Annotation: The RNA shown here (transfer RNA) has 73 nucleotides and comes from a Patescibacteria group bacterium. It was read from a public genome assembly. Rfam family: tRNA. It is annotated as a transfer RNA. From the family's description: Transfer RNA (tRNA) molecules are approximately 80 nucleotides in length. Lineage of the source: Bacteria > Bacteria candidate phyla.

Formats: sequence, structure tokens, C1' cells
RNA sequence: GCCAUUGUAGCUCAAGCGGCAGAGCACCCGCCUUGUAAGCGGGAGGUUGUGGUUUCGACUACCACUGGUGGCC
Repeated sequence: GCCAUUGUAGCUCAAGCGGCAGAGCACCCGCCUUGUAAGCGGGAGGUUGUGGUUUCGACUACCACUGGUGGCC
């Protein structure tokens, strides 16, 4: 340099053919317990890598840039 793949909550990952961004763990509060853990209930946490294009509407389609991973020369 070229090709493929990937970037979504603190972490690991979903989100069918474009239609209100979610789960588990972690964190905070409460219940339970003599107390802790476990268990149960609730809560907070997101410019969906960046900038554009298309669209009534984009995590999703398109373009450019950029980080990671793998491969080729």
C1' cells in the first nucleotide's frame, strides 16, 4: 500500500426488510438477614467512532475520514 471484518451504557453484547436505542454483569437506592453474601424490587448511565449524503424518518443504506483485529504483497 491492498483486501476483509469490526467500533452501540463502565464491561460483554443485542436491536429481522429503515419506524420510540435494549439485555446481562457492574454501580446507586430499597426489601429480605442479627450482619454480610445470595435472592427480590426500583433507579441512574448513550451525540450508536467522526463528518457528510439520501429519506417524512438512519445503529441500519451510501461517501469520506479514523481506531481495533485478521490476511496479502